[in-house]
Molecule: small-subunit ribosomal RNA
Organism: uncultured bacterium
RNA sequence: AGAGUUUGAUCCUGGCUCAGGACGAACGCUGGCGGCGUGCCUAACACAUGCAAGUCGAACGGAGUAAAACGCUGAAUUUGAUAUUAGUUUACUGAUGGAUUAUUCUUGUUUUACUUAGUGGCGGACGGGUGAGUAACGCGUGAGGAACCUGCCCUUCAGAGGGGGACAACAGUUGGAAACGACUGCUAAUACCGCAUGAAGUAUCUCUGGGACAUCCCUAAGAUACCAAAGGAGCAAUCCGCUGAAGGAUGGCCUCGCGUCCGAUUAGAUAGUUGGUGGGGUAACGGCCCACCAAGUCGACGAUCGGUAGCCGGACUGAGAGGUUGAACGGCCACAUUGGGACUGAGACACGGCCCAGACUCCUACGGGAGGCAGCAGUAGGGAAUUUUGCGCAAUGGGGGAAACCCUGACGCAGCAACGCCGCGUGAAUGAUUAAGCCCUUCGGGGUGUAAAGUUCUGUCAGUGGGGGCGAAACUUGACGGUACCCACAGAGGAAGCACCGGCUAACUCCGUGCCAGCAGCCGCGGUAAUACGGAGGGUGCGAGCGUUGUCCGGAAUCAUUGGGCGUAAAGAGUUCGUAGGCGGUACGUUAAGUCAGGUGUUAAAGGCAGAGGCUCAACUUCUGUAUGGCACUUGAUACUGGCGAACUAGAAUGCGGUAGAGGUAAAGGGAAUUCCUGGUGUAGCGGUGAAAUGCGUAGAUAUCAGGAGGAACAUCGGUGGCGUAAGCGCUUUACUGGGCCGUAAUUGACGCUGAGGAACGAAAGCCGGGGUAGCAAAUGGGAUUAGAUACCCCAGUAGUCCCGGCCGUAAACGAUGGAUACUAAGUGUGAGAGGUACUGACCCCUCUCGUGCUGGAGUUAACGCAUUAAGUAUCCCACCUGGGGAGUACGAUCGCAAGGUUGAAACUCAAAGGAAUUGACGGGGGCCCGCACAAGCAGUGGAGUAUGUGGUUUAAUUCGAAGCAACGCGAAAAACCUUACCAGGCCUUGACAUCCAACUAACGAAGUAGAGAUACAUUAGGUGCCCUUCGGGGAAAGUUGAGACAGGUGGUGCAUGGUUGUCGUCAGCUCGUGUCGUGAGAUGUUGGGUUAAGUCCCGCAACGAGCGCAACCCUUACUGUUAGUUGCUACGCAAGAGCACUCUAACAGGACUGCCGUUGACAAAACGGAGGAAGGUGGGGACGACGUCAAAUCAUCAUGCCCUUUAUGUCUUGGGCUUCACGCAUGCUACAAUGGCCGGUACAAAGGGUUGCGAUACUGUGAGGUGGAGCUAAUCCCAAAAAGCCGGUCUCAGUUCGGAUUGAGGUCUGCAACUCGACCUCAUGAAGUUGGAGUCGCUAGUAAUCGCGGAUCAGCAUGCCGCGGUGAAUACGUUCCCGGGCCUUGCACUCACCGCCCGUCA
Repeated sequence: AGAGUUUGAUCCUGGCUCAGGACGAACGCUGGCGGCGUGCCUAACACAUGCAAGUCGAACGGAGUAAAACGCUGAAUUUGAUAUUAGUUUACUGAUGGAUUAUUCUUGUUUUACUUAGUGGCGGACGGGUGAGUAACGCGUGAGGAACCUGCCCUUCAGAGGGGGACAACAGUUGGAAACGACUGCUAAUACCGCAUGAAGUAUCUCUGGGACAUCCCUAAGAUACCAAAGGAGCAAUCCGCUGAAGGAUGGCCUCGCGUCCGAUUAGAUAGUUGGUGGGGUAACGGCCCACCAAGUCGACGAUCGGUAGCCGGACUGAGAGGUUGAACGGCCACAUUGGGACUGAGACACGGCCCAGACUCCUACGGGAGGCAGCAGUAGGGAAUUUUGCGCAAUGGGGGAAACCCUGACGCAGCAACGCCGCGUGAAUGAUUAAGCCCUUCGGGGUGUAAAGUUCUGUCAGUGGGGGCGAAACUUGACGGUACCCACAGAGGAAGCACCGGCUAACUCCGUGCCAGCAGCCGCGGUAAUACGGAGGGUGCGAGCGUUGUCCGGAAUCAUUGGGCGUAAAGAGUUCGUAGGCGGUACGUUAAGUCAGGUGUUAAAGGCAGAGGCUCAACUUCUGUAUGGCACUUGAUACUGGCGAACUAGAAUGCGGUAGAGGUAAAGGGAAUUCCUGGUGUAGCGGUGAAAUGCGUAGAUAUCAGGAGGAACAUCGGUGGCGUAAGCGCUUUACUGGGCCGUAAUUGACGCUGAGGAACGAAAGCCGGGGUAGCAAAUGGGAUUAGAUACCCCAGUAGUCCCGGCCGUAAACGAUGGAUACUAAGUGUGAGAGGUACUGACCCCUCUCGUGCUGGAGUUAACGCAUUAAGUAUCCCACCUGGGGAGUACGAUCGCAAGGUUGAAACUCAAAGGAAUUGACGGGGGCCCGCACAAGCAGUGGAGUAUGUGGUUUAAUUCGAAGCAACGCGAAAAACCUUACCAGGCCUUGACAUCCAACUAACGAAGUAGAGAUACAUUAGGUGCCCUUCGGGGAAAGUUGAGACAGGUGGUGCAUGGUUGUCGUCAGCUCGUGUCGUGAGAUGUUGGGUUAAGUCCCGCAACGAGCGCAACCCUUACUGUUAGUUGCUACGCAAGAGCACUCUAACAGGACUGCCGUUGACAAAACGGAGGAAGGUGGGGACGACGUCAAAUCAUCAUGCCCUUUAUGUCUUGGGCUUCACGCAUGCUACAAUGGCCGGUACAAAGGGUUGCGAUACUGUGAGGUGGAGCUAAUCCCAAAAAGCCGGUCUCAGUUCGGAUUGAGGUCUGCAACUCGACCUCAUGAAGUUGGAGUCGCUAGUAAUCGCGGAUCAGCAUGCCGCGGUGAAUACGUUCCCGGGCCUUGCACUCACCGCCCGUCA
């Protein structure tokens, strides 16, 4: 940065589509690791469960627990003095008794530590979520508050004296299922309330000084009135609190300028509405609220209404300007189940507070109660779709507290998800027998591919083991986490897919399929050889992803400010006037609004950009710096624009003097013509048409004369002449009236241009009311035409056309071209006016202005074209356009009496629709020309019988092909078998035919038997070849058998092909190189003037040359010469012989060239006439067929790709069929007769063929033929008789002495064989047919017509085909018409090209 797609091709216009980037994505296939981010876009749907806002005992009274101290009561256990008693020897032991001691428990007081329901304080207005509402001062930006508030925090000043009364808790009673209360009584405080003090403050009054922005603000002084407080901790110092005030900071509130989506098919909205006065209310201004007064206020600069939407920093995209968007992060706003309300408080009208109402859910003892995840997780539902009911307060931050500390789903982390961005890996090196496999193949090979295997290495990630952080600060404290990171170990082991490959767009082959299945973003692929469907091999792209879908920007200059258009592609309003608005002449002064320059403030952070730093890099993140631009303030500048002032005259207007005109309105007048009426003349038609008819007319038309009536229109002049804004205006005169132009330069002094809305005018048709109506004439009637004819043609004829009044408001209202101004080559007409020149006048001529035409240059345009009357160069203003159809339709609104007009969509659908020009083809367009094309003629065909071909029909089969001309006596120059491809039956399976291999054998194989035959049996007969030889054998060729490669196919496709052929057409055309012109397709040449059979030739010309065609060269025929002559010929009477003059044969030459003369023509080409000549203007005929057209014909001549078949679609064989037969068609033959038939006689060709052949003389048969065999390998012999013709005779116009079909009988020939199914002969039979409808074919001279002869094919079979000669005409004025063709030109919506395209209806 562009590309594809409209066409046969081109240029343009114009839409559609693609390549790029992005995403909170989803879906499909696939999936190794890590880092950093992100994750309900839908139901502001409903929510189980847990958690998310508490804290302070250093405010307070209690309560509780623990400990200590003290006191007391009682109990339990324990100690055990003195005493008593028993035993007893001192001493000891036992019993009673209980002073006393200790421990525990209970209770009370005090203290300490801890916990805490309640009172009280602070915080629950932050943090977190969501985007429903909101089009708004909501947000953004910039100002203002002299109209305000602000807890905690900071600074400063001042203060805290003295009292009082309660309420919770608690206790008791009591209601209720519960939630939750009620009553009585007691009590504390930093809870509550008076009093005192009160600098300051507030309010009022007096009053000083100063300032300002409208209300006002600041300040000094005085007087009066009003208002404070709380304590707690500590041994203390002191600390934390409390009250009043001032200031700050922070946070908030209010006001304003500017900006902020779509719709006018929403144009008017508004009663507290707009303002005022006075109140109320608020922190504060304010209709915020109220009373009264006034009637305002907003709105095309878009009010009101409707729809949609949270706004921004930013994000995506883009070169930019812009467009789209508002997830995550950050700022603001709004909301918290829906709606409403206030309370408390510094702050709320309060997400996890209260009250009321609604909906929903839950509990209930039915009386009542409870709840609100748009907090974090999670559930159901919705949906294409979006995570864990995790860990921790370690960090950061927040609340409370003096603090320890408590709370914190904020936050820090982890988990899930390829959802995104970034990074890494899935190995590296070497390795050719280029392995195998797979794929392709021209079968040689090529691809996958150094890829693999193999060898040598490495160790990122993952794995195992060991160590192990930073994040933490003055002590302590780590969720993450034994994680990051480091070390060691083993081993290539665990780790690649997805899309695409016809063009756009990088990448190609095979197979399958056969308009099926399918693909497709657009164009479009697929109907038997699909690089487009599906699979495979290969390739291309990207890569842990790749594709698809959706959305946005881009490309799209396809809404165009940058940066488009409007004659014909979409688009100039039908015209004018004019409001708002936009724009505006010359010179001066002033101002400084626009404009320009400098400065200041702001534009949060994050993001972006630049430079550094930290994670191994990157993504990510930190730091530093910074912009364009916006808004506000300020200081300057003053050229331009604007404002103001005062001037000017070139724009504009007025005046004055002239002038042309179908300009307008009204009135009056005029003649020609049509029609009608009256009268006269006059008689049978008139009228109308392509031709007719309807119609009119003997009741007197048409025609003609005279008179009259009435309406409408104004011939000639008349003219791309005039006038008008357009529509439009045409006899004459008068009245009224508008505008233009020319001249002049007296007046005004920019008064101008354009013009959204608006107003007026506005052809024809139409409508309403009233008149009028001669002609014309929708509708309608009749007659024609026609398949029909609701048309075109004819005869009638009503609205209407005319006038007055009122509507309608549209047209191809067109120059398809809006208006104004200025500038920019020429030439030539015409209308109006003025000036100049000449002695004057007129004309001519010259100059100027305005109008109206033509040609044309620069320029412009896609081209056509436009071109001083621009579509050129510029400025200003308005209208309009944005693919085609739907559709100028629907709905709505508005106008209209109606008809309808104006405004004016969408769904859906297509990939085009369109403009200009080009090449062809075509035209019941034009011009020129040709052809047996017509015309002029001759003979036919179409009717009959028959032959052949074909269609149809039939059939076991009637093999196949050919289909207008250009299939149909065509392939087929020969269907009894064969041919033969078809049918029925019977056989064979490496095969009837070819090549290769092996083995064997020489091969071959008669007679015979079976069979329809193919074939089989029989081989015992016979037979034993060629070359070499070392005689063993080998080789060539042949045969048999066997195996498989293969053979075979007249099976398909002529629309896969080659080759060959037909046709236009023996028509004169078809092209190229270079040059030139055109943006290009293309044009030119090749057109034009002549001429020709011809693009044949000449001349001219931006063309000059050339090629394939034409012509000529070739064959034949017509004349002559030379040469040569046997089998030919004969001047020798015949033969023989001789000869080569003639005939003839066959080779070479000559001859004809418009060469000569005349006329015409352009001094040309050429044409016409003539001479000479056998022949005269390509002498006659043939061969020869340009580029191409018809997907023309042929796969069945042959060849051939692909497909199909392979004990059959091949091969062989017998018989049948191709020969059918109600019929249609085509091409021939024979006739219908006297220009003839028959009988007899008699004459003259050419060209061919002949040895498996032609076959003579002769004999024989009525004949076909037979017997026989001379001659001939042919200028020798034979076929072979030519026939028509000529001479003579007969028939006498008949279904015949015409015609010969058909049939019967008997024969001949060919052939293995004439039944299906041959030809011929003889006798007999004797059909149709008496010249052929509509139509149609051939032929222009040795032709048509007519007559016979030969040949190929062939055993036989010719009315066909190909040749040959004999006899031998008629006619052509001419190019109007039919058919075909050539050239030029014109139109075109055709290009598959008029057998086109296309419209409507129906299915």